[in-house]
Annotation: Predicted 3D model of a 78-nucleotide RNA (ZMP/ZTP riboswitch aptamer (pfl RNA motif)) from Mesobacillus foraminis.

RNA sequence: AAGGCUGUGUGUGACUGGCGAACGCGGAGAACCGUGAGGGAGCACAUAGUGUCGGAGCCGUUCGCCUGGGCAGAGGUA
Repeated sequence: AAGGCUGUGUGUGACUGGCGAACGCGGAGAACCGUGAGGGAGCACAUAGUGUCGGAGCCGUUCGCCUGGGCAGAGGUA
């Protein structure tokens, strides 16, 4: 010095389900489809800080009970 991490800003953005408490609409029938609002990890860039600082989890308005996914990380194959 690169990299990493953290804050801020911009852009993008997967996933955003069912029931109850007190809360979108329409259509289904289980946890799906369409759509609105809101949430939103992650990714990219810029900037500031840290100055060598890695090692596992994170996300869907709150709580409870469930269902099904996404992102990130590691490994294998092509």
The sequence was found by an Rfam model in a public genome assembly. It matches the Rfam family "ZMP/ZTP riboswitch aptamer (pfl RNA motif)". Rfam 15.1 lists 3,295 matches to the family in 2,545 species. Gene Ontology terms of the family: one-carbon metabolic process and regulation of purine nucleotide biosynthetic process.